[in-house]
RNAcentral holds the sequence, with entries from ENA. This is a predicted structure of a 71-nucleotide RNA (transfer RNA) from a Candidatus Aenigmatarchaeota archaeon. Its mean pLDDT, the model's own confidence on a scale to 100, is 82. Its Rfam family is "tRNA". Rfam classes the family as a transfer RNA.
RNA sequence: GGGCCGGUAGCUCAGUGGUAGAGCACCAAUUGCAAAUCUGGGGGUCGAGAGUUCGAUCCUCUCCCGGCCCA
Numbered sequence: 001g002g003g004c005c006g007g008u009a010g011c012u013c014a015g016u017g018g019u020a021g022a023g024c025a026c027c028a029a030u031u032g033c034a035a036a037u038c039u040g041g042g043g044g045u046c047g048a049g050a051g052u053u054c055g056a057u058c059c060u061c062u063c064c065c066g067g068c069c070c071a
Base pairs, nucleotide, nucleotide: 001070002069003068004067005066006065007064010024011023012022013021018054026041027040028039029037047063048062049061050060051059
């Protein structure tokens, strides 16, 4: 330098055009303190910027970051 894959909640990951979810974690409730819990709750500019579209996490382009392969 070229190619491919990935970047979404604190962590691990779903979601592939119609206003974003799960598990764990966290907070609360409960308890004398804990653990446990068919209990309740908070938390996301979806890596950045542009474009397409009535509408973009999703499609297109450029860039940034990580991984792998080739050179």